A computed fold for a 516-nucleotide part of an RNA from an uncultured bacterium, annotated as small-subunit ribosomal RNA, 5' domain.
Its mean pLDDT, the model's own confidence on a scale to 100, is 83.
It matches the Rfam family "Bacterial small subunit ribosomal RNA".
Context: one part of a larger RNA
RNA sequence: GACGAACGGCUUUGCGGCGUGCCUAACACAUGCAAGUCGAGCGGGAACCUCAGGAGUGGUAACCUUCUGAGUGGGAGAGCGGCGAACGGGUGAGUAACACGUGGGCACCUGCCCCGGACACCGGGAUAACCCAGGGAAACCUGAGCUAAUACCGGAUACUCCGGCGUGAUCGCAUGGUCGCGCCGGGAAAGCUCCGACGGUCCGGGAUGGGACCGCGGCCUAUCAGCUUGUUGGUGGGGUAACGGCCCACCAAGGCGACGACGGGUAGCUGGUCUGAGAGGACGGCCAGCCACACUGGGACUGGGACACGGCCCAGACUCCUACGGGAGGCAGCAGUGGGAGAUCUUGCGCUAAUGCGCGAAAGCGUGACGCAGCGACGCCGCGUGGGGGAUGAAGGCCCUCGGGUUGUAAACCCCUUUCGGCAGGGACGAAGGGAAACUGACGGUACCUCCAGAAGAAGCCCCGGCUAACUACGUGCCAGCAGCCGCGGUAAUACGUAGGGGGCAAGCGUUGUCC
Numbered sequence: 001g002a003c004g005a006a007c008g009g010c011u012u013u014g015c016g017g018c019g020u021g022c023c024u025a026a027c028a029c030a031u032g033c034a035a036g037u038c039g040a041g042c043g044g045g046a047a048c049c050u051c052a053g054g055a056g057u058g059g060u061a062a063c064c065u066u067c068u069g070a071g072u073g074g075g076a077g078a079g080c081g082g083c084g085a086a087c088g089g090g091u092g093a094g095u096a097a098c099a100c101g102u103g104g105g106c107a108c109c110u111g112c113c114c115c116g117g118a119c120a121c122c123g124g125g126a127u128a129a130c131c132c133a134g135g136g137a138a139a140c141c142u143g144a145g146c147u148a149a150u151a152c153c154g155g156a157u158a159c160u161c162c163g164g165c166g167u168g169a170u171c172g173c174a175u176g177g178u179c180g181c182g183c184c185g186g187g188a189a190a191g192c193u194c195c196g197a198c199g200g201u202c203c204g205g206g207a208u209g210g211g212a213c214c215g216c217g218g219c220c221u222a223u224c225a226g227c228u229u230g231u232u233g234g235u236g237g238g239g240u241a242a243c244g245g246c247c248c249a250c251c252a253a254g255g256c257g258a259c260g261a262c263g264g265g266u267a268g269c270u271g272g273u274c275u276g277a278g279a280g281g282a283c284g285g286c287c288a289g290c291c292a293c294a295c296u297g298g299g300a301c302u303g304g305g306a307c308a309c310g311g312c313c314c315a316g317a318c319u320c321c322u323a324c325g326g327g328a329g330g331c332a333g334c335a336g337u338g339g340g341a342g343a344u345c346u347u348g349c350g351c352u353a354a355u356g357c358g359c360g361a362a363a364g365c366g367u368g369a370c371g372c373a374g375c376g377a378c379g380c381c382g383c384g385u386g387g388g389g390g391a392u393g394a395a396g397g398c399c400c401u402c403g404g405g406u407u408g409u410a411a412a413c414c415c416c417u418u419u420c421g422g423c424a425g426g427g428a429c430g431a432a433g434g435g436a437a438a439c440u441g442a443c444g445g446u447a448c449c450u451c452c453a454g455a456a457g458a459a460g461c462c463c464c465g466g467c468u469a470a471c472u473a474c475g476u477g478c479c480a481g482c483a484g485c486c487g488c489g490g491u492a493a494u495a496c497g498u499a500g501g502g503g504g505c506a507a508g509c510g511u512u513g514u515c516c
Stems, first nucleotide, its partner, number of pairs: 001515003005512004014383006020376002022340001027338003031335003036083003041080002048073001049071008058063001090293003100217005106211001108210002113206007121155004130145001132143004161186011191198001219265003226256003231253008268290004272283004295316005318329004346373001348372003355369001356367004386416004396407004420457001422452001424450003430443001433440002460505005465486003471500005481488002
């Protein structure tokens, strides 16, 4: 000097802006919320509305109640289907590794988006919802029957796509690549509509995102010196989007290591941050990029993408419900609780405010992302606690050689101002946008502007032996105590305690911890 700090005593109910806040138990979690959306894919359809008819205590009537039927009305909840849920948000356990950073090359994939080309023909069978029956305490489940689709299946078309065989041209550092021709085999599609649109399929290209590989770089330990059998390589195969000992069979006996293998310890990595003149050293909290993880361990399914935080299955530990047969759960999402600890916040408001994301043609819906507000001097910054005048240097305090000195222009007193805070009046930007229009702001009656009153409401903490800026008196008497180092204290202590005075910082001050 720095800090995600803590502590102390406090002091201050001084103010504001911007940041920031479980560093420990990746300990366990009550409760609510955090991922939905589309009726312009589909069947079905409650409430409600309109109309007609019947009935009724009522009412002059309009009307009210109830029942039935119809409708081009209306669409809740649930269901099938599509897209999303692999993003966004959290955490740092594990990991010394191609995990990260940087530079390269490729044997690969890429939903939605953009560009170009071509196409969408003919059929079929189911199933949820629903209804019926049954089982169960529940979670839920079983059987029979009906039905739709952009759900599922078959056929056609394709020769640009894929596979095989044959053949020609051309290129490369190698496996080989590119282009062309012929034959055989294989592979598509979906509609909806408010007629404006929105979609579907195949092929080629792009963009974006990812996968895999390689060079180099970044911890400690030799009181770890040898390590290795899928081990190292080959042949053939399996598997993958893809190369590969990734996996398997067979064959060979290799591969790594003092330029530190193997083992042990520690650790997410980086942009950066702190310090330092620099070189360097230390660190990686907030923000951003990448990685890893989601109660612990294992596994796959779906999908363009996962081996999937708020999906599934199995095992384990733990918690909960139970009618004892069986079930349910996973806050390292936001808030919150217990616990641990020196220590770290509200079970807030809003998304018909902004930005972004998902779905939707759109209106819109959802969004604890996000925007805000709340709490905490935790940090940084700004401002205030008044300004000018005022000597007989008042009183009081302290010291004194009793002359005086000092506190000290300090106060009183006079003149003035009103920031911040307080009362009152006005009152936003953020709104580009959305909506036919009216209108539309969580923050918020906040910021800001104006007016009013009155110096009025606002100063503490540490230190004063040397280092180190600031000295006297009294008390104490190696006691009580101080202390970062040197060291003070045993009767005159500038070093302990108190007072007066002084020095330094200041809404802070000191102490402790850690790094330079």